Model confidence (mean pLDDT): 79 of 100. This is a predicted structure of an 87-nucleotide RNA (Glycine riboswitch aptamer). Of the family's consensus pairs, 89% are formed in the model. It was read from a public genome assembly, where an Rfam model found it. It matches the Rfam family "Glycine riboswitch aptamer". Rfam links the family to the GO term glycine biosynthetic process. About the family: This family represents the bacterial glycine riboswitch.
This record gives sequence, C1' cells and structure tokens, in this order.
RNA sequence: GAGGAAUCUCUGGAGAACACAUUGAGUUGUGUGCCGAAGGUGCAAGGCGAGAGCCGAAUCUCUCAGGCAAACGGACAGGGACGCAGA
Repeated sequence: GAGGAAUCUCUGGAGAACACAUUGAGUUGUGUGCCGAAGGUGCAAGGCGAGAGCCGAAUCUCUCAGGCAAACGGACAGGGACGCAGA
C1' cells in the first nucleotide's frame, strides 16, 4: 500500500387486493385474485460416473415459506468499522 470473502453498522432500496363478515382498530376470519427481492425448490454450460445417476449460477423458475396502506422486513448497491489471508 492495491485487491478479496465473512461479520457488524449507516444510507438508498421494487412488486402485488378486492369482496363479505367481524373489530375500538388496516382487529380477526372466510372466499377469490395477485406479487418476488428474506429463506427454500428446479436447472444450462461444464464436470464426475461403466451405467443408473450425481455435482452444478442467476434479479431465471416454482410460489412451499413470505408478502399485497404505513411501519417492519427486504435481494441488491454505495459508505464506514472490525478482524483474516496476502504481493
């Protein structure tokens, strides 16, 4: 002194809802619909295997979970801190 993964912290941070009943309340329940950016599922190239098959990325996919006022959360991005490896 360049650069890198993890953790913590600050800032920014999208999408999608109606009906009925109920409640002090957007409170709760039911029905139908919808969203993808916590988490989770699936796999292309490629690799492994005699084979069956296995491994294998994403903001893609599914929608299990989660969500559909605000708040919270939030992938991801940027700043900072800590400590580690290291030319």